[in-house]
RNA sequence: AUACAAUUGAAUGCAAUCCUUCAUAUAUCCUCGAUAAUAUGGUUCGAAAGUCUCUACCAGAUCACCGUAAAUGAUUUGACUAUGAAGGCAGAUACUUCUAUU
Numbered sequence: 001a002u003a004c005a006a007u008u009g010a011a012u013g014c015a016a017u018c019c020u021u022c023a024u025a026u027a028u029c030c031u032c033g034a035u036a037a038u039a040u041g042g043u044u045c046g047a048a049a050g051u052c053u054c055u056a057c058c059a060g061a062u063c064a065c066c067g068u069a070a071a072u073g074a075u076u077u078g079a080c081u082a083u084g085a086a087g088g089c090a091g092a093u094a095c096u097u098c099u100a101u102u
Base pairs, nucleotide, nucleotide: 001101002100003099006017007016008015009014018088019087020086021085022084023083024082025081026056031047032046033045034044041066042065050057058078059077060076061075062074063073064072
């Protein structure tokens, strides 16, 4: 210095959308096939399964492990989607506080 939540409808004590938080589902998890690399590496593609469930099934960081082989592991941070619940009136001036970003 900037931002910090509302919007739409002829229906307005209504309806829909949006935003924030929370809950449930799922553990962003598990299994398999093919494929690629090799300590400057550990990849890519596909299938299945998991949810009274559509979709998604990844990314970043850190640490380990594998003495050159075919196989990776652990920790941590982050959501998206479906359903449900709660909350969010507008404008002007001045001041103050907090948070985020630059």
The RNA shown here (Purine riboswitch aptamer) has 102 nucleotides and comes from Cytobacillus depressus. Taxonomically the source falls in Cytobacillus (Bacteria, Bacilli, Caryophanales, Bacillaceae). The model forms 100% of the base pairs in the Rfam consensus. It matches the Rfam family "Purine riboswitch aptamer". For this family Rfam cites "Three-state mechanism couples ligand and temperature sensing in riboswitches" (Reining et al., Nature, 2013). Rfam's curators write: Riboswitches are metabolite binding domains within certain messenger RNAs that serve as precision sensors for their corresponding targets. Allosteric rearrangement of mRNA structure is mediated by ligand binding, and this results in modulation of gene expression. A class of riboswitches that selectively recognises guanine and becomes saturated at concentrations as low as 5 nM. In Bacillus subtilis, this mRNA motif is located on at least five separate transcriptional units that together encode 17 genes that are mostly involved in purine transport and purine nucleotide biosynthesis. Its Rfam clan is "Purine riboswitches".